[in-house]
RNA sequence: UCCAAAGUGGCGCAGUGGUAGCGCAGGUGACUGUUAAUCACUUGGUCGCAGGUUCGAAUCCUGCCUUUGGAG
Numbered sequence: 001u002c003c004a005a006a007g008u009g010g011c012g013c014a015g016u017g018g019u020a021g022c023g024c025a026g027g028u029g030a031c032u033g034u035u036a037a038u039c040a041c042u043u044g045g046u047c048g049c050a051g052g053u054u055c056g057a058a059u060c061c062u063g064c065c066u067u068u069g070g071a072g
Stems, first nucleotide, its partner, number of pairs: 001071007010024004018055001026042005048064005
């Protein structure tokens, strides 16, 4: 330099054009002599950045950034 993959709550991941979700973690409560476990409820996201297409974009297109792998 070129090619490919990935980037979504604190963490691990779903979501392939129509309200952004799950698990763990966190908070409150119940239970228990206490802790843990369990159960119920609940907080937290401008979807890496900037444009474009579309009535509508996490999703499609372009450029850039970061990480990983490959070619030379």